This is a predicted structure of a 120-nucleotide RNA (SAM riboswitch aptamer (S box leader)) from uncultured Siphonobacter sp.
[in-house]
RNA sequence: GACUUAUCGAGAAGCGGGGAGAGACGGGCUCUGUGAACCGCUGGCAACCUAUUUACGAACCAUCACGUAAACAAGGUGCUAAUUCCUGCCCCGAAGAAGGUCUUCGGGGGGAGAUAAGUA
Numbered sequence: 001g002a003c004u005u006a007u008c009g010a011g012a013a014g015c016g017g018g019g020a021g022a023g024a025c026g027g028g029c030u031c032u033g034u035g036a037a038c039c040g041c042u043g044g045c046a047a048c049c050u051a052u053u054u055a056c057g058a059a060c061c062a063u064c065a066c067g068u069a070a071a072c073a074a075g076g077u078g079c080u081a082a083u084u085c086c087u088g089c090c091c092c093g094a095a096g097a098a099g100g101u102c103u104u105c106g107g108g109g110g111g112a113g114a115u116a117a118g119u120a
Base pairs, nucleotide, nucleotide: 002119003118004117005116006115007114008113013042014041015040016039017038021031022030023029025088026087027086028085043080044079045078048076049075050074052071053070054069055068056067057066084112089109090108091107092106093105094104095103096102097101
């Protein structure tokens, strides 16, 4: 990098280095010398995986394993401006203009992306 599954309207910042860019991409909009990316340190959020604990389940009981739910936050990741910042393709509805359609607003689906766990 590819594929599968799940989630994406909540949550969480300071310091040091660094020096101009960043928010994936296009468009919009925004953040940024009151200091961007990136690196380091310390904290925090969350609970996907592991560990641990509890309850329940398979027509007796117990234990182990397994499954489901919950708790916890020790370990592995992740995250710590804005809904994944909004939108990009299709469909539906409303309003307004006008003509071979357009604009705005709302809803549904899809695509793309991010993260986790797994597969070859």

The source organism's lineage runs through Bacteria, Cytophagia, Cytophagales, Cytophagaceae and Siphonobacter. The sequence was found by an Rfam model in a public genome assembly. It matches the Rfam family "SAM riboswitch aptamer (S box leader)". Rfam describes the family as follows. The SAM riboswitch is found upstream of a number of genes which code for proteins involved in methionine or cysteine biosynthesis in Gram-positive bacteria. The coordinates come from a structure-prediction model, not an experiment, and the mean pLDDT is 84.